[in-house]
Predicted 3D model of a 386-nucleotide part of an RNA (large-subunit ribosomal RNA, domain III) from an Erysipelotrichaceae bacterium. The full RNA is in RNAcentral, with records from ENA. The organism belongs to Erysipelotrichaceae, within Bacteria.
Context: one part of a larger RNA
RNA sequence: GAGUAGCGAGAUGUAGGUGAGAAUCCUACACACCGAUAGACCAAGGUUUCCAGGGGAAGGCUCGUCCUCCCUGGGUAAGUCGGGACCUAAGAUCAGGCAGAAAUGCGUAGUCGAUGGACAACGGGUUGAUAUUCCCGUACCCGCAUAUUAAAUGAUGGAAUGACGGAGAUGGUUAGCAAUACCCCUUAUUGGAUUGGGGGUUAAGCAGGGUAGGAGUUAUGUAGGCAAAUCCGCAUAACAAUCUGAAGAUGUGAAUACGAGUGAACAAGCGAUUAAGUAGCGAAGUUUGUGAUACCAGCUUCCAAGAAAAGUUUCUAGUGUUAAUUAAUAUGUGGCCCGUACCGCAAACCGACACAGGUGGUCAAGGCGAGAAGCCUAAGGUGAGC
Numbered sequence: 001g002a003g004u005a006g007c008g009a010g011a012u013g014u015a016g017g018u019g020a021g022a023a024u025c026c027u028a029c030a031c032a033c034c035g036a037u038a039g040a041c042c043a044a045g046g047u048u049u050c051c052a053g054g055g056g057a058a059g060g061c062u063c064g065u066c067c068u069c070c071c072u073g074g075g076u077a078a079g080u081c082g083g084g085a086c087c088u089a090a091g092a093u094c095a096g097g098c099a100g101a102a103a104u105g106c107g108u109a110g111u112c113g114a115u116g117g118a119c120a121a122c123g124g125g126u127u128g129a130u131a132u133u134c135c136c137g138u139a140c141c142c143g144c145a146u147a148u149u150a151a152a153u154g155a156u157g158g159a160a161u162g163a164c165g166g167a168g169a170u171g172g173u174u175a176g177c178a179a180u181a182c183c184c185c186u187u188a189u190u191g192g193a194u195u196g197g198g199g200g201u202u203a204a205g206c207a208g209g210g211u212a213g214g215a216g217u218u219a220u221g222u223a224g225g226c227a228a229a230u231c232c233g234c235a236u237a238a239c240a241a242u243c244u245g246a247a248g249a250u251g252u253g254a255a256u257a258c259g260a261g262u263g264a265a266c267a268a269g270c271g272a273u274u275a276a277g278u279a280g281c282g283a284a285g286u287u288u289g290u291g292a293u294a295c296c297a298g299c300u301u302c303c304a305a306g307a308a309a310a311g312u313u314u315c316u317a318g319u320g321u322u323a324a325u326u327a328a329u330a331u332g333u334g335g336c337c338c339g340u341a342c343c344g345c346a347a348a349c350c351g352a353c354a355c356a357g358g359u360g361g362u363c364a365a366g367g368c369g370a371g372a373a374g375c376c377u378a379a380g381g382u383g384a385g386c
Base pairs, nucleotide, nucleotide: 012030013029014028015027016026017025031383032382033381034380039363040362041361042360045343046342049341050074051073052072053071054070055069059067060066079140080139081339082338083337084336086117087116091112092111093110097106098105099104121138122137123136124135125134141335142334143333144332145331146330147329148328149327150326151325152319153318157315158314159313160312161311165302166301167300168299171296172295173294176290177289178288179287182199183198184197185196201257205252206251207250213244214243215242216239217238218237219236220235221234222233224232225231258285261281262280267274268273303306349358350357365377366376367375368374
């Protein structure tokens, strides 16, 4: 220079409390803002920032009793969630092999590699901080042992399935939403009517039927499926019934749970109060309409013609001739490793910053509306650090 520029989009006010000290911390009440997000849940990334008690140097663009700051303690619980003990894609690596002076490059089998396939848990409660992980209730999956019953079993090989695009229209459903029988409170100093407010919720699993839909079934032959096959494929004949079965609904789960509301005490404190809206108690819990971009099953159409392997089913090769093995049921028993706090359109990630920037996916309430537009609201969150 200069007490100058600036103090980085946005609304606060009042009362009470704490304290040495309060525009800024806490509580309450008003008011205001977002509401396809300024709400909720994941992934990436961060790595303790989470919670409690304490602090007031520095950080915080002011202040500060406060903090994502400092100190001391505490916190992340899984057979079923995500990953591994399963599978493969792009890609990587690559025994042999080929090339190269070497280093090394290419590449087969193989091995790795999710952003995909396969795979068994739901509801409620609970903490200051975790919960599909703890607790309660009700389930399911796999292994092992024993018992009983029945039956040969069975590839690293064959076959089927797994197994797939875009757009459009339609059908069946559900979530959700709206209203409502009914219940509670209120209107009320009392009886009754009326008014107003609140509630009107419940999973996985299991069971029976069998709807929409789907598959033709049986027999014989067989030069194909690198061997074999009773399987698949192909051909022929006979017979029209049989088999299977979605989402969901119904019943059960549930005399459960939840539930508007009601609501202590012990103890602490001189007291106000805290304990605590905690423990406990606990009503009704029906029906109708609407209805998805979600679920299921097919249909039409288009050209750019829309993964693989494991898994599952089946077939033999093989192995076995009375003990293994396999299957079912019952009982008992076991179930490993890693992640799990918190932020996550942000003051915690990427931007040197508590930075008007950037950041993949999921959920999607009400009124008006074609609508995820727009305006106002719910749940929930916030009032942006002068």